[in-house]
RNA sequence: AUGAAGGUAAGGGGAGAGGUCUUUUCUUCUUCAGAAAAGGAGCCGAAGGGGCAAGGUGUAUAAUACAUUUAAACUCUCAGGCAAAGGGACCCUUGUUGGACA
Numbered sequence: 001a002u003g004a005a006g007g008u009a010a011g012g013g014g015a016g017a018g019g020u021c022u023u024u025u026c027u028u029c030u031u032c033a034g035a036a037a038a039g040g041a042g043c044c045g046a047a048g049g050g051g052c053a054a055g056g057u058g059u060a061u062a063a064u065a066c067a068u069u070u071a072a073a074c075u076c077u078c079a080g081g082c083a084a085a086g087g088g089a090c091c092c093u094u095g096u097u098g099g100a101c102a
Base pairs, nucleotide, nucleotide: 006097007096008095009094010093011092012091013090020040021039022038023037024036025035026034027033042082043081044080048078049076050075051074055069056068057067058066059065060064
C1' cells in the first nucleotide's frame, strides 16, 4: 500500500443412506406406546482415517524391470452416519490477523 497465499471469528448455503429387526430392563401397565442397553442382518459416503494414477527420484538395463515418493469429490468403510434437530467435506459474505508480488 486499490495488500497474494495462509490463519482466525461471526453469518449464510450445504448431499447420501431403514423413523429396520430381536432380546433385556425401566415408565405406564390389560394391551398399545415411550426410553435405555446389548445384539443381528442391510444401507450411505461429505467429520476424521486407510489405499493409488501420471509424473519425479534411485538402481540395474537391449527392450525394460525393480525400489521409493505421490492427489482427489476416485476407492475402502476402521471410525462416523441412515425422520426432524444436531453434525457435515466444500462454497460464499463480512470482520480481524498476516505481509507475498510490485
This is a predicted structure of a 102-nucleotide RNA (Glycine riboswitch aptamer) from Candidatus Infernicultor aquiphilus. It matches the Rfam family "Glycine riboswitch aptamer". Rfam's curators write: This family represents the bacterial glycine riboswitch. Model confidence (mean pLDDT): 77 of 100. The sequence was found by an Rfam model in a public genome assembly.